[in-house]
RNA sequence: AGAGUCGGACACGUGAUCGCUGGCUUCCUGGUUUCUCUUGAUUCCGGGAUACUGGAGGAAAGUCCGGGCAACAUAGGGCAAGGUGCUGGCUAACGGCCAGAUGGUGCGAACCAAUGGAUAGUGCAGCAGAAAACAUACCGCCGAUGGUUUCUUAGGAAACACAGGUAAGGGUGAAAUGGUAGGGUAAAAGCCUACCGCAGUCUUGGUGACAGGACUGGCAGUGUAAACCCCACCUGUUGCAAGUCCAAAUAGAGCCGCAAUCAGGCUGCCCGCCUGGCGGUUGGGUAGGACGCUAGAGGCUGUCGGUAACGGCAGUCCCAGAUGAAUGAUCAUGGCUCACAUCAGUGAGAACAGAACCCGGCUUAUUUCCGGCUCUGAUU
RNA sequence: GGCGACGUAGCCAAGUGGUUAGGCAGAGGUCUGCAAAACCUUGGACACCGGUUCGAAUCCGGUCGUCGCCUCCA
Numbered sequence: 001a002g003a004g005u006c007g008g009a010c011a012c013g014u015g016a017u018c019g020c021u022g023g024c025u026u027c028c029u030g031g032u033u034u035c036u037c038u039u040g041a042u043u044c045c046g047g048g049a050u051a052c053u054g055g056a057g058g059a060a061a062g063u064c065c066g067g068g069c070a071a072c073a074u075a076g077g078g079c080a081a082g083g084u085g086c087u088g089g090c091u092a093a094c095g096g097c098c099a100g101a102u103g104g105u106g107c108g109a110a111c112c113a114a115u116g117g118a119u120a121g122u123g124c125a126g127c128a129g130a131a132a133a134c135a136u137a138c139c140g141c142c143g144a145u146g147g148u149u150u151c152u153u154a155g156g157a158a159a160c161a162c163a164g165g166u167a168a169g170g171g172u173g174a175a176a177u178g179g180u181a182g183g184g185u186a187a188a189a190g191c192c193u194a195c196c197g198c199a200g201u202c203u204u205g206g207u208g209a210c211a212g213g214a215c216u217g218g219c220a221g222u223g224u225a226a227a228c229c230c231c232a233c234c235u236g237u238u239g240c241a242a243g244u245c246c247a248a249a250u251a252g253a254g255c256c257g258c259a260a261u262c263a264g265g266c267u268g269c270c271c272g273c274c275u276g277g278c279g280g281u282u283g284g285g286u287a288g289g290a291c292g293c294u295a296g297a298g299g300c301u302g303u304c305g306g307u308a309a310c311g312g313c314a315g316u317c318c319c320a321g322a323u324g325a326a327u328g329a330u331c332a333u334g335g336c337u338c339a340c341a342u343c344a345g346u347g348a349g350a351a352c353a354g355a356a357c358c359c360g361g362c363u364u365a366u367u368u369c370c371g372g373c374u375c376u377g378a379u380u
Numbered sequence: 381g382g383c384g385a386c387g388u389a390g391c392c393a394a395g396u397g398g399u400u401a402g403g404c405a406g407a408g409g410u411c412u413g414c415a416a417a418a419c420c421u422u423g424g425a426c427a428c429c430g431g432u433u434c435g436a437a438u439c440c441g442g443u444c445g446u447c448g449c450c451u452c453c454a
Stems, first nucleotide, its partner, number of pairs: 001376009012334007020055004025051001026049006034041002057352001061363002064361005069239004076271004081235005086100005101115001102113004116230002121228002123224003138170002140166003145163002147160005178196006197219001198217008243291004253282006262276005284453002298317008336349005381450007390404003398434001406422005427443005
């Protein structure tokens, strides 16, 4: 210098002018209740303001997980269904995070893994190939054994490849029943031996996944469970349009179905529990307000414990709450990046995107900058 | 805002692990004086990106797009 990998931070600042929106503040002001009858105090509901003060995000997004919260029987039993799946820890909880184990990818820094079970059972493995799972002989190899034929010195020898032997070699396939070397054999083969792999037992270390060592065994029916399934653990359902209250309004109407052996709800099914006329449809009415709603598993700083995730303690801060839905526009100036450059400066650019009950994560989109580490090349 | 379903050729649509059927439309041809109809031939597709698997339209995850449902009274 180039290439790469991991981690972190930021998301333009300041001022002026105009504008939008929330507010327990301040000021002005309208109506109203009660006391009292006064230029007063007080209750409730508002309106305005040049005042004061708050006003999008790291992802507010996707809605993929988890929790709070709310209603339903405070949520019960069984089945079914869904999810997760190495070990230990963190947490309100998780499919998240941290630390590790094992396997894999990469020269490396690093990264990836739904990583329990395939002798519980079932299914599937197209085409090709002889054979794809209670095994198997297509080509090839062999002629030990049986058979046939020929020769014979009568011991046997040779030929054939008919019965057979053989998984070394070839070929097919993603996959062909451990691998390499030697021995062995008619030819072969864990048939035998050594090493490697594998399985089992014991033992050492570790909380554990697992790792090391010793001994034994000739070697086990392949793959697939993001196929059904088995095992272990987890999950009640519905989502703030949950739900609670006030107000307004009327046709508490018509039709259809069922009606206690019924209907609805919890709940997909059964049991159980609760409620009782219920469900569907047509037509009608109202589409206003308040609460839920934002102080929270909250932020920041320090310190202590822990490898870390995270937790404890102390101090400090209050930081959107809209509902046709605000959070903006213009100008000036400073900073950043890029281009040009006469080194004065000039011009251009600034992403992704936008709360809607709230949090913890994941994923995806995206600007600029910084740092650690690795590889390659060059120079010293 | 929340919940759910779907995406296969220009259109409709089958396929739930093993060569993506079929119909309409399109193109060429036959027939005809020219067309239509009919007949023959033919091109064109699994929304996108990863993973599991020997093998993915199909199974799993993510992204994009489309559609549907969800207010109150009675």